Context: one part of a larger RNA
RNA sequence: CGAUGUUGAAGGAACUCGGCAAAUUGUAUCUGUAACUUCGGAAGAAAGAUAACCUAUUUUUGGGCAACCAGAGAUAGGUGGCACAGAAGAGGGGGUGGCAACUGUUUAUUAAAAACACAGGACUCUGCAAACACGUAAGUGGAAGUAUAGGGUCUGACGCCUGCCCGGUGCUGGAAGGUUAAGAGGAUGAGUGCAAGCUUUGAAUUGAAGCCCCAGUGAACGGCGGCCGUAACACUGACGGUCCUAAGGUAGCGAAAUUCCUUGUCGGGUAAGUUCCGACCCGCACGAAUGGCGUAAUGAUUGCCCUACUGUCUCCAACAUCGACUCAGCGAAAUUGAAUUCCCCGUGCAGAUGCGGGGUACCCGCGGUUAGACGAAGAGACCCCGUGCACCUUUACUAUAACUUUACAUUGAUGCUAAGAAUCUAAUGUGCAGGAUAGGUGGGAGACAAUGAAGUUGCGAUGCUAAUUGCAAUGGAGUCGUCCUUGAGAUACCACCCUUUACAUUUUUGGCAUCUAACUAUAUUUCAUUAAUCUGGAGUUAGGACAUUGUAUGGUGGGUAGUUUGACUGGGGCGGUCACCUCCUAAAAAGUAACGGAGGUGUGCGAAGGUAGGCUAAGGCUGGUCAGAAAUCAGCUGUAUAGUAUAAUGGCAUAAGCCUGCCUGACUGUGAGGCUGACAAGCCAAACAGAGACGAAAGUCGGUCAUAGUGAUCCGGUGAUUCUGUAUGGAAGGGUCAUCGCUCAACGGAUAAAAGGUACGCCGGGGAUAACAGGCUGAUGGUGUUCAAGAGUUCAUAUCGACGACACCGUUUGGCACCUCGAUGUCGACUCAUCACAUCCUGGAGCUGAAGAAGGUUCCAAGGGUUCGGCUGUUCGCCGAUUAAAGUGAUACGUGAGUUGGGUUUAGAACGUCGUGAGACAGUUCGGUUUCUAUCUGCCGUGGGUGUAGGAAAUUUGAGAAGGCCUGGCUCUAGUACGAGAGGACCGAGCUGGACAUACCUCUGGUGUACCAGUUGUUGUGCCAACAGCAUCGCUGGGUAGCCACGUAUGGAUAGGAUAAUUACUGAAAGCAUAUAAGUGAGAAACCUUCUUCAAAAAUAGAUUUCCCUAUUAGAGCCGUAAUAGACUAUUACGUUGAUAGGCUGGGUGUGGAAGUAUGGUAACAUAUGAAGCUAACCAGUACUAAUAGCUCAAUCGG
Repeated sequence: CGAUGUUGAAGGAACUCGGCAAAUUGUAUCUGUAACUUCGGAAGAAAGAUAACCUAUUUUUGGGCAACCAGAGAUAGGUGGCACAGAAGAGGGGGUGGCAACUGUUUAUUAAAAACACAGGACUCUGCAAACACGUAAGUGGAAGUAUAGGGUCUGACGCCUGCCCGGUGCUGGAAGGUUAAGAGGAUGAGUGCAAGCUUUGAAUUGAAGCCCCAGUGAACGGCGGCCGUAACACUGACGGUCCUAAGGUAGCGAAAUUCCUUGUCGGGUAAGUUCCGACCCGCACGAAUGGCGUAAUGAUUGCCCUACUGUCUCCAACAUCGACUCAGCGAAAUUGAAUUCCCCGUGCAGAUGCGGGGUACCCGCGGUUAGACGAAGAGACCCCGUGCACCUUUACUAUAACUUUACAUUGAUGCUAAGAAUCUAAUGUGCAGGAUAGGUGGGAGACAAUGAAGUUGCGAUGCUAAUUGCAAUGGAGUCGUCCUUGAGAUACCACCCUUUACAUUUUUGGCAUCUAACUAUAUUUCAUUAAUCUGGAGUUAGGACAUUGUAUGGUGGGUAGUUUGACUGGGGCGGUCACCUCCUAAAAAGUAACGGAGGUGUGCGAAGGUAGGCUAAGGCUGGUCAGAAAUCAGCUGUAUAGUAUAAUGGCAUAAGCCUGCCUGACUGUGAGGCUGACAAGCCAAACAGAGACGAAAGUCGGUCAUAGUGAUCCGGUGAUUCUGUAUGGAAGGGUCAUCGCUCAACGGAUAAAAGGUACGCCGGGGAUAACAGGCUGAUGGUGUUCAAGAGUUCAUAUCGACGACACCGUUUGGCACCUCGAUGUCGACUCAUCACAUCCUGGAGCUGAAGAAGGUUCCAAGGGUUCGGCUGUUCGCCGAUUAAAGUGAUACGUGAGUUGGGUUUAGAACGUCGUGAGACAGUUCGGUUUCUAUCUGCCGUGGGUGUAGGAAAUUUGAGAAGGCCUGGCUCUAGUACGAGAGGACCGAGCUGGACAUACCUCUGGUGUACCAGUUGUUGUGCCAACAGCAUCGCUGGGUAGCCACGUAUGGAUAGGAUAAUUACUGAAAGCAUAUAAGUGAGAAACCUUCUUCAAAAAUAGAUUUCCCUAUUAGAGCCGUAAUAGACUAUUACGUUGAUAGGCUGGGUGUGGAAGUAUGGUAACAUAUGAAGCUAACCAGUACUAAUAGCUCAAUCGG
């Protein structure tokens, strides 16, 4: 010093995040018990009383034949104690909120909760071979259950309730329509062949689910508005207008587990209330089964308050035990570059034991303490990075299980019906003109008619309402064509067809029925083997070409899987940017960076191109009808101020600007030589060949005044081609030339195809890069100086001071990213502090718009001091009460190998908000492991050694070091000076306090585990009596010494010196003035002394006195008894010539009246003997015991 216990004066939560911890309470019986309530509770509510022992009376239970034994009570009287549930065991209570109804469950190892569960409620699926789940399947669970059952989801007892929205997304339903796969279908084309043909292409059409579409559905996922105006003061807005929406939040609640602003405002509680309770409503951002609002009971839940209680605290003290320490035995670990391991200032990869300078320092231990060794441990979990990993999510991408759809197979029969195709037959056909409803082509001059023409009537069919046509009847002899009109001429006639329609036949594809024979039966009867509800056989029955299964196919498909999810970046994210062109930066060659400063481009143009020829603009001035500042006109002036397709720059008058003519060189094939690039690319270009344009010609022309107008490779398309052609010939395919398809714009382009979360996280790295701290800087911040417009009645400067200027500081917020990411622990509190001074108080001064008192402001001054509470995690702040004052900063925002852990900042959970979601939030809320035995330095103590030129014992000096240093009130001077009064001093003297410090224990008080007494339970000494052990020292009441504070005493002084600001004397330079230059003073808690303590290792190691020096002796130690000392050591007392300790005797002190005996009483018990007995550490006395005997060192006359 710690741990675990015991006790504590006065106060009683003032402690603290918080009554954490501790204390209180505690048993039984009786009395008594509130709000509220689901009538059960709440409730052991709360609050009280009684309890031992003795005696008497009495009730009663059980046992026993009985005597009696063992219990449970009631009443009355008595006895003792501080205390009678006497020890142990054994609820503190109450009030009021939040949350969750409850009992339960949970993160074994940091979270027990408000989370989970729950009974109850609701929605939804499921008809049994159930849904659903596991499984490849067989099969199994569900269930040996059957909708009062089972599965899933949400909510979460109970009470009152549960509003509006179906636009989106889901889910459910929907015989239409659109779209839609395989399959069916087969037009067309291609290849090849003499051909037949073969191969190939594959249009129309057909073809489900799904999607589109139409509805329904919220206790499905979800959602539930703005703006403006308006009422006789103002405010408010019942009311009105307008816009939008699928609909605009109803009831209830509301600064809430939800409210940012916010400590909202008001009320309550408190001396004081960021918490709490009640209200208000401005709900950033409540709200109705992701349930809303209440709610008795319950809770190791979470707030607030009260009472009781206390060492939580003011403020700590004593004691016990175990560690620590010493001795004996045994004996690890992390760590460790090597160490001969000081301080300050500086320096330095920016915080030095090690470098520079200065200072300090004899050598070595032991006990302590943790300030440093950027201490140890853990290749930082935060942050960033990695073309890292993992898991999770989803309307990321791509797959896929599963489910579902269709086709075919397994797979048969019959009928009806629909559609298509083919064939036969019969019909059908209206542009205009035209006799009129002309389908096309060809033939054609006749055709039909008594085998009944025209006409009429009736009944149909078609229809463009004109009519055409069929049948039947009647009728009884003609009708039509050739001519006219027309692109085309007769249904006069014949043939071949087309459109449309109808009947029939054949065939194809659907649909709907029926059948039974495949197939199914986890139906039944029966047989076999039997344990058999298995299996197999034979029937019956029920289904039935469905189902099942396979192959193909479309859909759905985070159920599952694999992946992606850019870079730059004064950290990262958010924002911005990413290619190209022009200028500046760019430092006169070229080139040159930044998230430097400015702008453009992703084209245009067949003329805005080529050539030949010609021309000259903007502006200004003057003049001129309408006509103005500007219209068109004339003159003068005008190097460019214009123009240039477009940004800017550089150009341009010989024009590159403007106009006109003719044209297409906006050509083909090449390309010496250069420029520029890492490359790939990019750029300039004479010249040659060909064919051209313009020009008389020389010549010019391979686009545009130049510099932007862009995209590699792969892959694919199109055209061309004297290339190639898998036996040959072809073809397919490929090559070559030309050309097309990329905001591949992250623009040198990872893929045809890609988003997110991680606080559950992991790995590899980084101080190449953030958060803390340090460093640099000093914008911001703070302080000061200066100038002085103004304020101050007047007056800049008593005081305040604008617009400006200049410094300093390194406390703010920042900037930078320099040490540290193989770890420098982060806010606040506690503890302990050290320094600066820009001073809060106290001290000394100047000025004052200073009468006094009280102030303002400035100067000097760092000696000391600088409060307790309420709220909040707070620092801060506000508030209460004080004070002389309640200073500002620094010290890794001092201090976690010192404490705490309330906040922040892991994992759980909830609310609001955001997000489809996983999840997220400098938003809120409840909960949530703080390791280290100290090697070195430092510091606090305490020893051993050596030195101090001989050895000792004493007494000292003091170089130096440390400490101390605070201040109030009252009285007197004096109600004086001052002042009209009110008020009210300086200077000086005295008294008395607070806080702090030191010492002590007489008093007071605490403890006091070897003192005394009381007393419970139990065991023992044979019993009684008396004692002893154990139960926290059993508990309780006292208490000696010692140790302590709450107790007592004392302290800060005084004086001197030298000074600060300030103020003087004399006094020149400078005949004056001047405190200064020479000289001389005054002047403060600061400085040096004075006071206290340490101190000769003060290496200059000091001084004084005394003793010893040859076997004589100074002295010391060992050893022993001890304490006024003490961790050990040391120190001190003593060692027989002795009171050192123990013992004994006496005393003191404490306790409080012993035992025994006697007496009294039925007894408990009382009284007497007797101020009794006992009494630790205290004070004396006394050698009874032990300090016996002895041993060792040591100077030897002093370099």